Context: one part of a larger RNA
């Protein structure tokens, strides 16, 4: 100087407390461990691994296993030779592949019209080489997590100390903040904080189609004429700064209350992550040193596996019902996607869906029905008209192909489950809870992920205690 303390003082955080809803019990989905297996590919392991890499394993993916191939190779460059490239069909085989076969003579330059040279591509040969999701993240780059959006981390000069170092950065106030003020052997500065960026909340100007409809006509319908007021869209501006008033305060910084205002003291949300810590994670995104394989640890293909199942754990979704279930009727969103696409109306089917083809490269057409909610009817506390697992049958769709191993529909079946021990998690406002919608991936496959809106609470006395963090101080046989 640090680190640590079941030392002290001060401060903060959904840290506790006050509340609301869960997890832990059930069946199911998914990930992991374990076990099994020819293989169940690999990585990730307290917080900070476990709906994680994977934003989508039937084949492919795929790295694993069995069998079957190839050996200058599936891929790149160079050299030599033959032949344009390309293309039709058949046979054998699980396929990879092997053996045959049909058509086809092109492009550029020279030309004595015989031909020669060249480019591109294919095949064969030779070796230089290719190749490796093989090992090492404790050799590395890059990227990332984490403490933590915590308020810290440092430097120059000066001063003090023999020196390691100290001072500044401590102290008194204050702040979300090393934020600012005052004081001070310090005076300044840098990286962080804040602001600048995006979005949302109010208003104005400009603009008016595909958007909108107050006035005037018109219609089944903003449909048409008409209009650009309003809504909306999207560009530029205004607006909030403790600016104003009162009080407190040290005449300071600031705090408390008020006015005006759409908004008030960082308005809400996002992006933004200092010096560093964990030899944290990643050699399987990629790149890369050393090592290792080179008729195989490379490569092609078929099938299987990654989907197994006495069990254990994590994370979700569904429930156990009446604030509910079922049936009928009737409203109100936002944000997105669409040409290998979205696909309307109509018709067929109980339905998944089929048929159909209008329109749309989309403020025009379409996916598209929002759902909880509201109104009416019914059920009457039951393992039920709750719950939907499981199983049987019949189908739809995608795709060469749904057996291993897809999603969905209909009929039948109708399991556990009556609110969950110890323990434990999230959340302070348009939040929790609850309700649907869309998108990425994607042929198909979503209870996961990422967004969007609808309805919309309770509680916070307070900081004694638990956990984590900041600052000062003290002890130390620790570094």
């Nucleotide at each position: 100087u640090g680190a640590c303390g079941g030392g002290g003082a001060c401060c903060c955080g959904c840290a506790c407390a006050a509340g609301c809803g869960g997890u832990g019990g059930a069946g199911c989905a998914u990930g992991u461990g374990g076990u099994u297996u020819a293989a169940u590919u690999c990585g990730a392991c307290g917080c900070a691994a476990c709906g994680c890499g994977a934003g989508g394993a039937a084949c492919c993916u795929u790295a694993c296993c069995a069998g079957u191939u190839c050996u200058u190779g599936a891929c790149a460059u160079c050299c030599u030779a033959c032949a344009a490239a390309c293309u039709u069909a058949g046979c054998a085989g699980a396929g990879a592949u092997g053996c045959u076969u049909u058509g086809g003579u092109g492009c550029c330059c020279c030309u004595u019209c015989g031909g020669g040279g060249g480019a591109a591509c294919u095949u064969a040969g030779u070796g230089a080489c290719a190749g490796g999701u093989g090992g090492u993240g404790c050799a590395u780059g890059g990227c990332u997590g984490u403490c933590g959006u915590c308020a810290g981390c440092u430097c120059g000069u000066g001063u003090c100390g023999u020196g390691a170092g100290a001072u500044g950065u401590u102290g008194g106030g204050u702040u979300a903040a090393g934020u600012c003020c005052c004081g001070c052997a310090a005076c300044g500065a840098g990286c962080g904080c804040a602001a600048c960026c995006c979005u949302u909340g109010u208003c104005g100007u400009u603009a008016a189609u595909u958007g909108c409809c107050a006035u005037c006509a018109u219609u089944u319908a903003g449909u048409u004429g008409g209009g650009c007021a309003c809504u909306u869209u999207a560009a530029c501006g205004a607006g909030a700064c403790u600016g104003c008033c009162g009080g407190u305060g040290a005449c300071a910084a600031a705090c408390c209350g008020g006015a005006g205002g759409a908004a008030g003291g960082u308005g809400g949300g996002g992006a933004u992550g200092a010096c560093g810590u964990c030899a944290a994670g990643u050699c399987a995104u990629c790149a890369u040193g050393g090592c290792c394989c080179u008729u195989a640890u490379g490569u092609c293909c078929u099938g299987g596996g990654c989907u197994a199942c006495a069990c254990a754990c994590g994370u979700a979704a569904u429930a156990c019902a009446a604030u509910g279930g079922u049936c009928g009727g009737u409203a109100c969103a936002a944000a997105g996607g669409g040409u290998u696409g979205c696909g309307a109306a109509g018709c067929u089917g109980c339905g998944a869906a089929g048929u159909g083809a209008a329109g749309c490269c989309a403020a025009u057409c379409u996916c598209a029905a929002a759902a909880a909610a509201c109104c009416g009817a019914u059920c009457u506390c039951a393992g039920u008209u709750c719950g939907g697992a499981u199983u049987g049958g019949a189908g739809u769709c995608u795709g060469a192909a749904a057996c291993u191993c897809g999603a969905c529909u209909c009929c039948a079946u109708g399991a556990a489950g009556g609110u969950g021990g110890a323990a434990u998690c999230g959340c302070u406002a348009g939040u929790a809870a609850u309700c649907g919608c869309a998108c990425a991936u994607c042929a198909g496959c979503a209870u996961g992920g990422u967004g969007c809106g609808g309805u919309g609470a309770a509680u916070a006395c307070g900081u004694u205690c638990c956990c984590g963090g900041g600052c000062c101080u003290u002890g130390u046989a620790c570094a």